RNA sequence: UCGUGCUAGAUGGGGAGAUAGCGGUGCCCUGUACCCGCAAUCCGCUAUAGCGGGAUCGAAUUCCCAUCUAGAGGUCCUCGGACUGCCGAGCUGAUCGACGACAAGUGGCGUUGAAGGUCGGAUUCUGUGCAACGCAGGGCUUCUGAACCCCGUCAGGACCGGAAGGUAGCAGCGGUAGGAAUUUCCCUUGCGGGUGCCGCAGAGUAGUCCGGCCGGAGCUAACUGGCGCCGGGAGGAGCGGGAGUCGGGAUCGAAGAUGGGUGCACGA
Numbered sequence: 001u002c003g004u005g006c007u008a009g010a011u012g013g014g015g016a017g018a019u020a021g022c023g024g025u026g027c028c029c030u031g032u033a034c035c036c037g038c039a040a041u042c043c044g045c046u047a048u049a050g051c052g053g054g055a056u057c058g059a060a061u062u063c064c065c066a067u068c069u070a071g072a073g074g075u076c077c078u079c080g081g082a083c084u085g086c087c088g089a090g091c092u093g094a095u096c097g098a099c100g101a102c103a104a105g106u107g108g109c110g111u112u113g114a115a116g117g118u119c120g121g122a123u124u125c126u127g128u129g130c131a132a133c134g135c136a137g138g139g140c141u142u143c144u145g146a147a148c149c150c151c152g153u154c155a156g157g158a159c160c161g162g163a164a165g166g167u168a169g170c171a172g173c174g175g176u177a178g179g180a181a182u183u184u185c186c187c188u189u190g191c192g193g194g195u196g197c198c199g200c201a202g203a204g205u206a207g208u209c210c211g212g213c214c215g216g217a218g219c220u221a222a223c224u225g226g227c228g229c230c231g232g233g234a235g236g237a238g239c240g241g242g243a244g245u246c247g248g249g250a251u252c253g254a255a256g257a258u259g260g261g262u263g264c265a266c267g268a
Stems, first nucleotide, its partner, number of pairs: 001268006009057003012030004020046005034054005063261006073252005079247001081246004086241003091236002096231002099228002102225001104224003107220003116214008124203006130196002133192007141181004150175004158167003
């Protein structure tokens, strides 16, 4: 150096998550890369850190290490980063609505007399009268009505008397006290009140209305307007929180390039 047979090793790697930690199952990236069984209320392990069974390659293009370029993708930071939605608390706030005061314009009233002043009356309150209404009672009317002994007239009859006459008096009739009913009408007494086109007396006279007189030009506030105040509020600027996209920083990093390293036995 060549050949044959073996062995270490290889037959994918990475990120986040989870875990004391490692690896796997599941998710994502890379991109092609043996098979079977197990596994999230997990599975298997312990720094030689998946386990069990099988297959292939095998000391190099293929295994191992270092460095480098470019770098998919992930994670983290929250950078007085940029942008876009969302949420929160306050600030401001146009159109708008309610109210108040004003009176420049429009309208209305006013020299057939405004504002203001004054006088009277009404509206208001109290008392009272009257009326009406209601309630209660009485009268009137009807019926009844005295065995707790009513009155009048008293037929008949009774009694006294010689007679004239007289006395008491039942029934009947008429009434009285009393009872009941009707209260439709009428009369009357008492009481009542958110009753009254009513009367009288008193109080009050702030406001409003009406009228008389004085006065002599304003009054009003319906609409427009501007002002004040209250309400509501499109929108606006900033603040705080959180999300997304892009940028920045940190970190892990598949893939790639270069360099180096790696056995054992036998035969020639």

About this RNA
Model confidence (mean pLDDT): 76 of 100. This is a predicted structure of a 268-nucleotide RNA (Bacterial large signal recognition particle RNA) from a Pseudomonadota bacterium. The RNAcentral record of the sequence draws on ENA. It matches the Rfam family "Bacterial large signal recognition particle RNA". From the family's description: The signal recognition particle (SRP) is a universally conserved ribonucleoprotein involved in the co-translational targeting of proteins to membranes. Rfam classes the family as a non-coding RNA gene. It is recorded under the gene name ffs.